RNA sequence: UCGCAUGCUGCGGGAGAGAUCCGGCCCGGCCGGACACCGAAGGCGCAACCGCCCGGAAUCGCUCAGGUACAGGGACCGCAGCAGCAGG
Repeated sequence: UCGCAUGCUGCGGGAGAGAUCCGGCCCGGCCGGACACCGAAGGCGCAACCGCCCGGAAUCGCUCAGGUACAGGGACCGCAGCAGCAGG
């Protein structure tokens, strides 16, 4: 000085499922209850696989949490910037 993996920030894209029913309220809406559903925040479990004697592990499974008009969130992807241990 360049810079993989990786991390952070900003911008953009981003699915699914009841605008359900009942009651209350300060009724744009919010709160509580009931049943029905969704999975791509998080969490838990396991498989291939990897490592070693017991662990890690997904967009798979579970739905605790979260969510089911708008808004917000959203795994993941792209671009930009900053940092950057492998390495040149």

Predicted 3D model of an 88-nucleotide RNA (Glycine riboswitch aptamer) from Thiogranum sp.
The organism belongs to Thiogranum, within Bacteria.
The coordinates come from a structure-prediction model, not an experiment, and the mean pLDDT is 80.